This is a predicted structure of a 1385-nucleotide RNA (small-subunit ribosomal RNA) from an uncultured bacterium. The sequence is in RNAcentral, with records from ENA and SILVA. The prediction has a mean pLDDT of 85. Its Rfam family is "Bacterial small subunit ribosomal RNA". Gene Ontology terms of the family: structural constituent of ribosome and ribosome.

RNA sequence: UAACACAUGCAAGUCGAACGGCAGCGUAAAAGAAUAUUUUCUUUUGACGGCGAGUGGCGAACGGGUGAGUAAUAUCUGAGAAUCUGCCUGUAGAAGGGGGAUAACCAUUGGAAACGAUGGCUAAUACCGCAUAAUAUCCAAAAGAUUAAAGUGGGGGAUCUUUUUUCUUAAGACCUCAUGUCUACAGAUGAGCUCAGACGGGAUUAGCUAGUAUGUAAGGUAAAAGCUUACAUAGGCUACGAUCCCUAGCUGGUCUGAGAGGAUGGACAGCCACACUGGAACUGAGAUACGGUCCAGACUCCUACGGGAGGCAGCAGUGGGGAAUAUUGCACAAUGAGGGAAACCUUGAUGCAGCUAUGCCGCGUGUAUGAAGAAGGCCUUAGGGUUGUAAAAUACUUUCAGUAGAGAAGAAGUAACUAGUAUAAAUAGUAGUAGUUAUUGACGUUAUCUACAAAAGAAGCACCGGCUAACUCCGUGCCAGCAGCCGCGGUAAUACGGAGGGUGCUAGCGUUAAUCGGAAUAACUGGGCGUAAAGAGCACGUAGGUUGUAUAUUAAGUCAGACGUGAAAUCCCUAAGCUCAACUUAGGAACUGCAUUUGAAACUAAUAUGCUAGAGUCUCGUAGAGGCAGGUAGAAUUCCAGGUGUAGCGGUGAAAUGCGUAGAGAUCUGGAGGAAUACCAGUGGCGAAGGCGGCCUGCUGGACGAAUACUGACACUGAGGUGCGAAAGCGUGGGGAGCAAACAGGAUUAGAUACCCUGGUAGUCCACGCCGUAAACGAUGUCGACUUGGAUACUGUAGUUUUAUUUUAUGGGGUCCGUAGCUAACGCGUUAAGUCGACCGCCUGGGGAAUACGACCGCAAGGUUAAAACUCAAAUGAAUUGACGGGGGUCCGCACAAGCGGUGGAGCAUGUGGUUUAAUUCGAUGCAACGCGAAAAACCUUACCCGGUCUUGACAUCCACAGAAAACUAUAGAGAUAUGGUUGUGCCAAAUUUGGAACUGUGAGACAGGUGCUGCAUGGCUGUCGUCAGCUCGUGUUGUGAAAUGUUGGGUUAAGUCCCGCAACGAGCGCAACCCUUGUUCUUUAUUGCCAGCACAUAAAGGUGGGAACUUAAAGAAGACUGCCGGUGAUAAACUGGAGGAAGGUGGGGACGACGUCAAGUCAUCAUGGCCCUUACGACCGGGGCUACACACGUGCUACAAUGGUGUAUACAAAGAGAAGCAACCUCGCGAGAGUGAGCGAAACUCACAAAGUACAUCACAGUCCAGACUGGAGUCUGCAACUCGACUCCACGAAGUCGGAAUCGCUAGUAAUCGUGGAUCAGAAUGCCACGGUGAAUACGUUCCCGGGCCUUGUACACACCGCCCGUCACACCAUGGGAGUGG
Repeated sequence: UAACACAUGCAAGUCGAACGGCAGCGUAAAAGAAUAUUUUCUUUUGACGGCGAGUGGCGAACGGGUGAGUAAUAUCUGAGAAUCUGCCUGUAGAAGGGGGAUAACCAUUGGAAACGAUGGCUAAUACCGCAUAAUAUCCAAAAGAUUAAAGUGGGGGAUCUUUUUUCUUAAGACCUCAUGUCUACAGAUGAGCUCAGACGGGAUUAGCUAGUAUGUAAGGUAAAAGCUUACAUAGGCUACGAUCCCUAGCUGGUCUGAGAGGAUGGACAGCCACACUGGAACUGAGAUACGGUCCAGACUCCUACGGGAGGCAGCAGUGGGGAAUAUUGCACAAUGAGGGAAACCUUGAUGCAGCUAUGCCGCGUGUAUGAAGAAGGCCUUAGGGUUGUAAAAUACUUUCAGUAGAGAAGAAGUAACUAGUAUAAAUAGUAGUAGUUAUUGACGUUAUCUACAAAAGAAGCACCGGCUAACUCCGUGCCAGCAGCCGCGGUAAUACGGAGGGUGCUAGCGUUAAUCGGAAUAACUGGGCGUAAAGAGCACGUAGGUUGUAUAUUAAGUCAGACGUGAAAUCCCUAAGCUCAACUUAGGAACUGCAUUUGAAACUAAUAUGCUAGAGUCUCGUAGAGGCAGGUAGAAUUCCAGGUGUAGCGGUGAAAUGCGUAGAGAUCUGGAGGAAUACCAGUGGCGAAGGCGGCCUGCUGGACGAAUACUGACACUGAGGUGCGAAAGCGUGGGGAGCAAACAGGAUUAGAUACCCUGGUAGUCCACGCCGUAAACGAUGUCGACUUGGAUACUGUAGUUUUAUUUUAUGGGGUCCGUAGCUAACGCGUUAAGUCGACCGCCUGGGGAAUACGACCGCAAGGUUAAAACUCAAAUGAAUUGACGGGGGUCCGCACAAGCGGUGGAGCAUGUGGUUUAAUUCGAUGCAACGCGAAAAACCUUACCCGGUCUUGACAUCCACAGAAAACUAUAGAGAUAUGGUUGUGCCAAAUUUGGAACUGUGAGACAGGUGCUGCAUGGCUGUCGUCAGCUCGUGUUGUGAAAUGUUGGGUUAAGUCCCGCAACGAGCGCAACCCUUGUUCUUUAUUGCCAGCACAUAAAGGUGGGAACUUAAAGAAGACUGCCGGUGAUAAACUGGAGGAAGGUGGGGACGACGUCAAGUCAUCAUGGCCCUUACGACCGGGGCUACACACGUGCUACAAUGGUGUAUACAAAGAGAAGCAACCUCGCGAGAGUGAGCGAAACUCACAAAGUACAUCACAGUCCAGACUGGAGUCUGCAACUCGACUCCACGAAGUCGGAAUCGCUAGUAAUCGUGGAUCAGAAUGCCACGGUGAAUACGUUCCCGGGCCUUGUACACACCGCCCGUCACACCAUGGGAGUGG
C1' cells in the first nucleotide's frame, strides 16, 4: 500500500442460591440375576454431587480493531440550561391477595438442509389483573384522580399447623441471618442538548436559500428547538468569502527551529466516526448494536434446484497488492472485565514467549611485556621507508558463548482447623480479625551465583580531488566507468578499476525516500519595486484603513491582582528502582490559553462640549499653445482657364521609369479647393495624464499672489466602481490640396517581396459612435512633515534708494551642479532614489507565456483576468580589465604614393609537394617551411633497403684465467671474419717464485647499446610579433570589490625621449649611452710596411745606405655637447635656420631583442622523466638508395642582346687563405693540366692576371658573330673506386628564348643596380652561403586609401577573445500531440 477478498481455529459468557426438569457422568438406596466367596451385571428411584438442551436474570452498548466518511450534527478551549442515568452509595417506606398461559418434554408430521407445523402436559424472580399508596404524576392553590412489587438460600427447633394408622420422620407456620424485589428523594458515574471563539486549499466557484428566516397553535422527544405539521409574515446567509469544488478523522502531543514559525498526528492517552455496501427499526438504563434482527444490493459458498448460509477495519493465519512489516505459540500465575452468595467459570483484554540489528541502551571479540624493528606485502631518490609492538614469543585474565550444579522476586489470595469479635434468643449460621496447616507461576533450562577448560568460539561497512577527516603504485586511455554540487577520464588519473596504506563509524555501516533547518528564498519577528522580477496610462470617488488640538465622562481595547479551568502521559528539574544505561516510578515546575471577578485610566476607542495651525469659502488682482463653439487672415503646394514662349523637364551616387512638339518645364494674370499655421519659439508656458501653437469673439475649468473676515477637522488614501485616455484600427455620412501603408513600374543586387526614384489607394481632415492599448517613461503611485548650499531663466507681491543694465525681502512652478545621507554600482540629492508617517498597487529563477482553457468586454481586430505539463542551471543588473569594430581622434613604418630593378613566361641549378620504389632515412609546412637542419650524400657520412655476419657485444666499469703490446706475412671469402706462420719481450715495485699499471684474448653476470616513441611530460637553444616602445613594482591614495591612480592631460621626440601640469611620490626591466667598426686630427713607435729631402745603384723596380716627413700599421688621446647665434615656442622641453667644423642634431654600420604571445620549432646537436627493444628497434660488412619523374610550387643562375657580342692592347682594389698546405720561375700540352720544386707557418713567399672601365677593330637587328641547353667524340684531375652518381678541358652539335597574363617582391645613398675578388665546408665536387672592394643612380607631392603597429576614447550579448558569439528554415533519427485512407472493439 488494497476500508482488497478471506480457508481453518479461537476472541462473551455466566448463574441450579430464579424455574420445570434429568440427555450424559458420578454417589447412595432398593429390587432382580449370576457366582462357593470377594464381587460382577441389569433395572428402578432427581434422593444427592452435579448438569446437556430449554424458560428466566444479568452481561453482550465494555474490552479489542480501523480511519473509509466527515471542513462541521466532528474536534479543542471556555461558558450554559430545558434532561435521562442499569449496576453502586445514602435516606424514608413497601413487599397483601389472586389468575391464566408457555418453552422444555411426549406423540404425529413437512423438508436434502436450514428450519419448522399440529395436538397434548408443566414451572418460575416469565406474564396479567385486584388491593394498598405519597414527599411521585396531572395539578396556581385546595379538592380530586392515577400509578408498584418476587422471591430465593442458610440456621434454629420453645410453641403451633399439615401429612402418615401411631411413634418417628419430612415439610411448613414462627424467629433470625444473608441476598434479591417495589416506590420516592438525594448523591456519584455515564450520556444527550445549546452557544462563542479557534480549527485546510481554490474567486478560472459571486451570489445562495422555500421548512428556507421568524412568529402563533398543535404534535413530538428523556430534554430546548422548523424536530414535524397548519397558518401568518418575507425574510435569512454573503467580499470579515456565503454557495460550489478539491483535500482531510480532531486533540494532548511528535520532529525541526535561537525564537517566531514550518511540517506532522505512527506508538500511548482523550474525543469522534465506521464494522461487506446502502437503509430501517426492535430489545434495552444505555445501540439505531463489529462477532443481534429485518429489507435491498454486490460478492463467495452449500444444494436433492424447491431453497438456504456468510461478513477477520478482533487474535493468529491465507491469497492479492507492494520497495516493505511477524507465530494458525503458552497461560489465565499476575493486572483488569462479565456472571455468580461463593468456590469458581469465561476472557487472542492482558501477561509472557517466538520472528526481524527496525530503533534506543549496555557488553564482548582479550590484557601486559615484546626490536632481530623478523618474514611477507607495498613504495623507493635503491640509501631506505611503511605495514609496525602490529605479529611471533613470554607472562596473565575468563566477561559473553559452552558443560555441570545451586537458585530468588513477581503470591496478594483461597481452603480447612483453632481462637476471639459483630449480628442474633442462640454455644447454630453468616460476616470481619488473628494464628496454624495445606495449596496456587504461563514466563522458566528465568534473573542471579558457583565450579570446569582453553585466548580458546566471536569485525565489519563506507570513504580518502574540493566542500570533508584521510595518498601512493599499477591497470585503463573521453574507452570502461565515476558523479550530492563543482566536475574527473583523450598514455605519467591522489576523482574510473585493483592493491598497499590511511580516515571515519562500529554490531553495525552505506544508499534511497521524506520533514524541518541553513533559506532574511513569502520577510509578524525579518525583504523589496529608477536600470536586476516589480508603481496600475491618468484622475474622481464607495466600502475599508488612517486621522489636528483642549476638557470631562465611560471602560470596549490596554495594564495589574485574585479565583476556576487548562485530564493523565510527554518535555524540563529533583530524587528513587533494575550492577550501569536505555527503561520505569514518585514529587515539583510548566502547560505562554480560555472564562469569571476586583481595580487603574496614560494611550487608542466611544459620547459630550470647545479651539484654529489641516481643509474650505467670500473680496481684489496676475500669467498662461488649459478646454469647447463660431468666425476670419496671409504665405505656400496642387489643380483649372488664359497670355508669353520653346525643347526639354524631372530625378539620382549614377541612371531609368515618368511628364513634354496634342506645347511641358519657366514666367504673368484670374479662379477653385483642402490642410497646416513660417518668423516670434526658449531644458519658455498651461493641463491629472493623453496632450495643447495664426488672429478675433463668446462660454468655461484650474493654478498663483495680497489682505482681512467666515466655517470649525468638514481631512488623506482608496479594493470593487465610474470617467478621461496618443497613434493605428472599426461603423455611418461628408471631405480629399499635400503626404502616404497596400499596390505598380524603374533602379541596386548573386537575389532585393528592402533601403533610392516615378506614380499611387485606404488613411490622414470633419460630425457622431466604438476600440482602451503604447518605451501611455521621470522606465520613479498619491498625500503630509523634516533635513547644508550655489547658479539660472518664468510668474506674482511688498519695500528701500543713488530712478538703474537696479537692489532687498517674501511666494509659486521649471532647469542645471552639488553637502550630508542613501544606493550592488550607475547615480539620486529640499521637484530625493535622504529621514519618517498614512493608504493603495505590484514582485518572488529563466523558458514555456502575457500563452492555453474558462469567464467578462468588443461589430471585428482584439483587450482584461490568467495557469499547467515539460525543460534548463542558469537567465539578469551595474561596473572592471582586455580583445574586437566595414566606430572616432592621433602618430609611425619601403605600408601606400613617387621611382629604379626584378619574380611570374624560357633553359638550367637547387629545395619542397605529389607520384614511384626493396629503399627513395628523418625533421621543417601562412607571414615566421620550401639554395631550410645540410659550412658540401660516389664509398664513408647514413639514420633507409637487400644480402652476409656477431650476441657481455663496436663503446664504459667491475671479476677470474691466459698472454706484454705490437709488427710482418700465408690461405679461404665480396668483405666483415675465420684458420695459421715468423719476429718480439717492454714499464714500476720486489730483486726470487711473484705482484701492480696499461693493452690483447677467453669466460660468467651485473650491465652496455638504441638517429626507437612522446617537443602536448621537460631543460637548454632558436624563430616571430619587433629594435615595436612598451611591460611592471613598492609605498600612498580612491573604490564594497574586480580594479584604478602612477602610465592619463598640454606640448615634444626615433623613443614611457624630455618639459609643464596633476594624489601621487619613487623605483625596476626596456629606450638612449657605455662596446666594436668606419669617417678627421694629434702623440708615441717604425718592420716584413712607407720614400719627401740627401746619397749609391739598376734596363726597370725603396733595390741599397739612410730617413720618420707622407701613406700605412697599431696603442693612446682629442673631437660633436643643440655647445654658440637668429627665429618659433609657455621665460620650458624642443623645433627651424645659420656659423664654425672632417663630421650636426642617434654622423654611417654592427653587436645588443623588455613583460609576454604563438602548448611556434627542435627528444635527429646535446641533456633528460616516462614508455618500448635486448641472439635485436643493438653492432659489423658488401652492394643499393637518399641523385627516381607524368606533374605542381618556392628560391636562384644564364639569357633574350648594339648602354651589346667578339678580338687585340691597356689602368686601378679591398678583404682573406696557406704545411697531409699555398706553390713562384722554367719545360711540355690548343686546354683542363703534367713534370720539376725557388720561397713561405706569412705587412716578407704563394694563391693572384681583379672585372666592369679605357683605346682600337669588327658585327648592323637577324633566332643573329645573341643565347647557350642538350647530344656525340676525345681528354684532365681528385680519389681503393667517378656505371648508377663528380668537377673541369678541347672539337663538334646549337633547344627554348625576341623582355614575359592575373598577380607579386626588394630598395631612400655610397643605397638600388652592375662588376669582379676571397673564404668556410672540402680528397674531389657551388648558380648556394658568408665576406670584400670597384663603378654608381632615380624618387619621396604627401598620409585619402591597402597592410602592420603604438597611444587615447567609444560600443559590445565577445573572454578559446570576430577564424568570436549567434538566429531561423531544411535534411536525418526519436518522443508527444492534431488530422487521416483504413482497421479493430